This is a predicted structure of a 1495-nucleotide RNA (small-subunit ribosomal RNA) from a metagenome.
RNAcentral holds the sequence, with entries from SILVA.
It matches the Rfam family "Bacterial small subunit ribosomal RNA".
The prediction has a mean pLDDT of 83.
RNA sequence: AGAGUUUGAUCAUGGCUCAGAAUGAACGCUGGCGGCGUGCUUAACACAUGCAAGUCGAGCGAGAAAGUUCCUUCGGGAAUGAGUAAAGCGGCGGACGGGUGAGUAACGCGUAAGGAUCUACCCUUUAGUGAAGAAUACCCUCGAGAAAUCGAGGCUAAUACUGCAUACGUCCCUUCGGGGAGAAAGGUGGCCUCUUGCUACCGCUAAAGGAUGAACUUGCGUACUAUUAGCUAGUUGGUGGGGUAAAAGCCUACCAAGGCGAUGAUGGUUAACCGGCCUGAGAGGGUGUACGGUCACACUGGAACUGAGAUACGGUCCAGACUCCUACGGGAGGCAGCAGUGAGGAAUAUUGCGCAAUGGGCGAAAGCCUGACGCGGCGACGCCGCGUGGAGGAUGACGGCCUUCGGGUUGUAAACUCCUGUUAAGUGGGAAGAAAAGCUUGUUUCUAAUAAAGACAGGUUCUGACGGUACCACUAGAGAAAGCACCGGCUAACUUCGUGCCAGCAGCCGCGGUAAUACGAGGGGUGCUAGCGUUAUUCGGAAUUACUGGGCGUAAAGGGUGUGUAGGCGGUUUAUUAAGUCUGCUGUUAAAUAUCUCGGCUCAACCGGGAAACAGCGGUAGAUACUGGUAAGCUAGAGGAUGGAAGAGAGAAGUGGAAUUCUCGGAGUAGCGGUAAAAUGCGUAGAUCUCGAGAGGAACACCGAUGGCGAAGGCAGCUUCUUGGUCCAUUUCUGACGCUAAUGCACGAAAGCGUGGGGAGCAAACAGGAUUAGAUACCCUGGUAGUCCACGCCGUAAACGAUGAUCACUAGACGUUAGUUCUGCUUGCAGAACUAGUGUCGUAGCUAACGCGUUAAGUGAUCCGCCUGGGGACUACGGUCGCAAGAUUAAAACUCAAAGGAAUUGACGGGGGACCGCACAAGCGGUGGAACAUGUGGUUUAAUUCGAUACUACGCGAGGAACCUUACCUAGGCUUGACAUGUAAUUGAUCGCUGUAGAAAUGCAGUUUUCCAAGUUUACUUGGACAGUUACACAGGUGCUGCAUGGCUGUCGUCAGCUCGUGUCGUGAGAUGUUUGGUUAAGUCCUCUAACGAGCGCAACCCUUGUCACCAGUUGCAACUUUUUUAAGGCACUCUGGUGAGACUGCCCGGGAAACCGGGAGGAAGGUGGGGAUGACGUCAAGUCCUCAUGGCCCUUAUGCCUAGGGCAACACACGUGUUACAAUGGUCGAUACAAAGGGCUGCAAACUUGCAAAAGUAAGCAAAUCCCAUAAAGUCGAUCUAAGUUCGGAUUGAGGUCUGCAAUUCGACCUCAUGAAGCUGGAAUCGCUAGUAAUCGCGUAUCAGAACGACGCGGUGAAUACGUUCUCGGUCCUUGUACACACCGCCCGUCACACCACGAAAGUUGUCUGUACCCGAAGUCGCUUUAGCUAACCCGUAAGGGAAGCGAGUGCCUAAGGUAUGGGGAGUGAUUGGGGUGAAGUCGUAACAAGGUA
Repeated sequence: AGAGUUUGAUCAUGGCUCAGAAUGAACGCUGGCGGCGUGCUUAACACAUGCAAGUCGAGCGAGAAAGUUCCUUCGGGAAUGAGUAAAGCGGCGGACGGGUGAGUAACGCGUAAGGAUCUACCCUUUAGUGAAGAAUACCCUCGAGAAAUCGAGGCUAAUACUGCAUACGUCCCUUCGGGGAGAAAGGUGGCCUCUUGCUACCGCUAAAGGAUGAACUUGCGUACUAUUAGCUAGUUGGUGGGGUAAAAGCCUACCAAGGCGAUGAUGGUUAACCGGCCUGAGAGGGUGUACGGUCACACUGGAACUGAGAUACGGUCCAGACUCCUACGGGAGGCAGCAGUGAGGAAUAUUGCGCAAUGGGCGAAAGCCUGACGCGGCGACGCCGCGUGGAGGAUGACGGCCUUCGGGUUGUAAACUCCUGUUAAGUGGGAAGAAAAGCUUGUUUCUAAUAAAGACAGGUUCUGACGGUACCACUAGAGAAAGCACCGGCUAACUUCGUGCCAGCAGCCGCGGUAAUACGAGGGGUGCUAGCGUUAUUCGGAAUUACUGGGCGUAAAGGGUGUGUAGGCGGUUUAUUAAGUCUGCUGUUAAAUAUCUCGGCUCAACCGGGAAACAGCGGUAGAUACUGGUAAGCUAGAGGAUGGAAGAGAGAAGUGGAAUUCUCGGAGUAGCGGUAAAAUGCGUAGAUCUCGAGAGGAACACCGAUGGCGAAGGCAGCUUCUUGGUCCAUUUCUGACGCUAAUGCACGAAAGCGUGGGGAGCAAACAGGAUUAGAUACCCUGGUAGUCCACGCCGUAAACGAUGAUCACUAGACGUUAGUUCUGCUUGCAGAACUAGUGUCGUAGCUAACGCGUUAAGUGAUCCGCCUGGGGACUACGGUCGCAAGAUUAAAACUCAAAGGAAUUGACGGGGGACCGCACAAGCGGUGGAACAUGUGGUUUAAUUCGAUACUACGCGAGGAACCUUACCUAGGCUUGACAUGUAAUUGAUCGCUGUAGAAAUGCAGUUUUCCAAGUUUACUUGGACAGUUACACAGGUGCUGCAUGGCUGUCGUCAGCUCGUGUCGUGAGAUGUUUGGUUAAGUCCUCUAACGAGCGCAACCCUUGUCACCAGUUGCAACUUUUUUAAGGCACUCUGGUGAGACUGCCCGGGAAACCGGGAGGAAGGUGGGGAUGACGUCAAGUCCUCAUGGCCCUUAUGCCUAGGGCAACACACGUGUUACAAUGGUCGAUACAAAGGGCUGCAAACUUGCAAAAGUAAGCAAAUCCCAUAAAGUCGAUCUAAGUUCGGAUUGAGGUCUGCAAUUCGACCUCAUGAAGCUGGAAUCGCUAGUAAUCGCGUAUCAGAACGACGCGGUGAAUACGUUCUCGGUCCUUGUACACACCGCCCGUCACACCACGAAAGUUGUCUGUACCCGAAGUCGCUUUAGCUAACCCGUAAGGGAAGCGAGUGCCUAAGGUAUGGGGAGUGAUUGGGGUGAAGUCGUAACAAGGUA
């Protein structure tokens, strides 16, 4: 620091996702040790048990027992225990410490201030501490009760209680002279005159000050929500009174009517706050566990008492819920203390040890108490550290995995050798944490004092939970100690097998449908490591809420427009002020944390010391440029006055002509109208057309224009009236009066609504006619609301420049509107300049690009509005407005990984332009109808083997299925195999021949039998060749996959295209070149040109054919010569086959810039002479695994091999390709002429003979320019047939034959005789062909034993037509649109049907919160009443008694809980219902994207 993901690719927008860090975590797998931390985030749910707050005998009275000892009359007693335990009165402390975070949006917290306060214990100072009195608990005796507990009587003490005295301070009153009020408690020690003194200390009282702690008030800060906009009656203020420690409506009576709020009151929801912690570069965002500060709470609610302090966690009272005890009458309780239990939950520990340390309470102290705390236990929960060994060790062992079978890898890894000894284990030693206090000695202070107390110094004794722990030494021994996740990209790391859209994976993109680096497993690798992954959450990345640091023409986003309030911002000069701002000093910003540094635990984590820092707030002293305030000015902003100008600006009234329609009248006759074509409609009752007159409504042609005006919507005949704004020019006046604008107010097209008019034309709805598969549309004929007017609503539009308003600055060029000035003159024109509008192009700049560009989307300033992925949703609910329609404001659940912008390349278009092709047209001949042949589909079958199957399959693979072929079926057999190679063992045969079983394959029986070399003991051994048998490796497969492949092929298409290098342009994909203008068969050539060149294609080079020349001359030729001749000469000609020539737009004319085109000459041939071969980049996952090759998979006594028979030949049917015909341009018969190219020894076969013939017999010649196949046929000549199902046509069938072949039955060809079917020129539709072509005629060859109507070749005869490119099909180039890119056979919309999901409405219903009114009203404070009950202290009184004071009782206010009634809020649920979303292959249409077929 970025990356993946929208596209065929690109840029930008924009969301989603990932890599990082962190956690009080949890879960999965795994787990050696130690240190330091940390551990109910959920039910503030309920709690058994134990402990968590006591202490003081130096405040007080009283006061046991067990045990032991002694005595004893055995009943007991005494001493000790012991003034102990336990309890009580009294004091101090239980308001701290510890827990939790429910409540609380608040002066609760944080920060900084303030003044009207209190403060036990502590410190300092001053003064005092006198003298009396009356009770009471404990205890004793009774009584009630189950208990808890309570009552009565009696005794007694105090530092308990109550007066009195005194009063330096204190408080109150004051006439400032004074007056009044108000305290106390003693204890212990020392000295001692021995009964009360002195003194020390601890106490007590009053007062002042301090410290600490607490209370109160204020400024600022402190979550979300406006779909909460108004709230408030003690409310806001005042006065009197009360009240508090203290200010205050804190409370009360009266008076006034205030107070708060858009700078968000009130309400709702959520939440303890902070130091800090996590993250981040920072700014920020998130968070508040542990530690520290504050607050709040203690079962829920209320209340006070005591006290210095509480409205009190382990106190009290009351109410409520719950639990427990009960003798049913009553009682008891509160773990959010530490442990622990149950429950909840994904989830969180021991009912431990100790007060040794630190701290707290009490005490004079010893000491006691202390679940605070210190320790130990449990948990990898986190951070940190250590280890699981180190070195050597290659034939790179075995095993595993992979393999191209060679090897590679695991891997120096292991084994093995030599070492070390951390941790764990054992043995032994063994700390620091402990020093105070105490005791004692000395010095010193206080003191009368050598007591006591305090301070200092020395000595001494005791005290350790952890713990025999840390640590140290020794012993043995590599011995006891490695896992987890991942390996398609992001993201480091790859292979094999299994699986086969299954099982599964997945954070995003996405993997899986038979070769998965993505699933599962193995091997290997990568990362981290006692952990590793997953999940959850937070920040980051995310500049994706943008202060730092974003945007709004088209991606989301400018309000429809104006006016103007609050607010924000604001020209220029001077003075002043010092609020903002800046500077210095200062207070505070607790500690801890964080940073730096030093140090202590072996290091680190952790801990300690120090430093710096802490952005804020306060105080104070200054500065005065800028901003603000105040005062006084200025004129450049703004506005006014004056003089001109233009205008569909607005409102009202009036008025005009043209046209449509209607009515009336005239004239006139059969149609009119309408459309692509029609029909509905109108018309003989007289239409349309035409002339005249009239009525009525609406709109204003020409002018008219990227012309004008207006804020926008919008505004158009003409005239008048009223009225708003703008522009120009000149001087002058006011003196910042300005800009923007939330809320508000006003205006606001069309449609729509209400009331009343009006209604010509047009025209939703509606009706009819067409179109159509349908046509609730487009087209046509009609037609009502409406359109018009008046008044009132509505308040929205693609209300658009998709561009908010204002100001300033920043090149120009050319138009146009309004004005002013100047110049020129032909005096009504032209030009120039300056303003204000309105347009086009364009520089810089900006922009993702398109584009914008002084009318900015440039550069700056101010203010407002708005945006934050797509869908859901311009929606729901709620509010406001509206008569309604509806408008406005405006979510969520759920769902997707995209949606969208601009531009690029293609493809496509029922877009445009240009061009080509037997593409159409013009012609000729066919197919489609018949019969047959052949191929295919289908059907059938045991099998009808398989493949091809739009053009580009279908007389195709197959150039030849009777057996074979043959792959298929049935049956019979074989298993190292029909075929290849190797190894080992073994045999010496095998083959052949004969017989026999069998359909054959095959078996059985018989017969026949090896060779070579070496060694030698003449019978063997060894080696080799050949052949067989056995066994193992292996063979074999026309089995599957052409969607794993090679090769080959088809097609677009013999179409003219397809690309590259360098350069240039563009952010880029890409473009340019290859486009333009001509031309060509051609991207052929020329020209232009930011392109210049080049490659593969085109063309040419190759073959053949057409002309000539030369050479050659047998088997060819043959003119001529010789001759009987086929002989001998000869090679002129034909021919054969070699070498050459020839054609190049070379020449001429015309056109043209050129390329080139048109014409002509010559020539055998003329513009590529004809034909062939030759097929660019690529497309179709086109075809072929059955030609061949080949990966993978599958079969292996079978999917292999052999054999026989059958099948590939079936046959209701459909299609393709052909043949023969339908006849007279013909058939039949007879005669007769002319080819080319081929083939031939397992062959072609002449001639002759036989047969009607197919053929047969016999037999010359020929391995071929020699012989043979081999008669060419159409043609020509003659004869006949005479328009008919025929002398056309030949299918079918019968009979008889021939040939081939082991074999013609399934299933061959041919011949003869007989038979003689359909068919009389073929519907829709469709095919071929542009010249030696079509058509027509025959001939040959390959395959082949035989078997062509097919295929491939050959020649003979030999036409017609092409105006032209509108249309059909295919193709090429340019351009345009696009929502397509699997590319129009594309994409895609909505209803309906089905399934699932979330949400809304809904008669209601359930519980919850809350307001208001009323009822009832516990405990308790306060007030009042009562002194009819009770009462020690003080007062009066001798006393009795009385007074004062109090208790109690009664009553009043307030008030918790409860109740009744009635509202409101939010939540759950609800028959039914509504739309929405999602869902590989449902239905109906085709709305959108191309002019999407009606833009």